Description
The prediction has a mean pLDDT of 76. Predicted 3D model of a 93-nucleotide RNA (Glycine riboswitch aptamer) from Acetobacter nitrogenifigens DSM 23921 = NBRC 105050.
[in-house]
RNA sequence: CGGCGUCAUAGAGGGAGAGUUCGGGCUGCAAGGCCCGACGCCGAAGGAGCAACCGCCCCGGAAUCUCUCAGGCUAACGGACCCUAUGACACUG
Numbered sequence: 001c002g003g004c005g006u007c008a009u010a011g012a013g014g015g016a017g018a019g020u021u022c023g024g025g026c027u028g029c030a031a032g033g034c035c036c037g038a039c040g041c042c043g044a045a046g047g048a049g050c051a052a053c054c055g056c057c058c059c060g061g062a063a064u065c066u067c068u069c070a071g072g073c074u075a076a077c078g079g080a081c082c083c084u085a086u087g088a089c090a091c092u093g
Stems, first nucleotide, its partner, number of pairs: 001093003005089007013082002019039001021038007040073003046069001047067003053061003
């Protein structure tokens, strides 16, 4: 100096699913907005469970699977994951 991997940060980056359903209240001329409740639904913050698999192996690590506690179901925000850049660490040429 180059390559791969992990973590963190940044970006006017990309990024799905599911009722802006029903009832009540407040405000308003109305449209609309807000609050509460009910049922229905979604999985890709987080969390939990099983397990393929893996390892320093009888103990551990483990998902995009499962659950739906949380979160979400107009838009916005958020959003696993992906891309780019920077920094740190480890391995390697």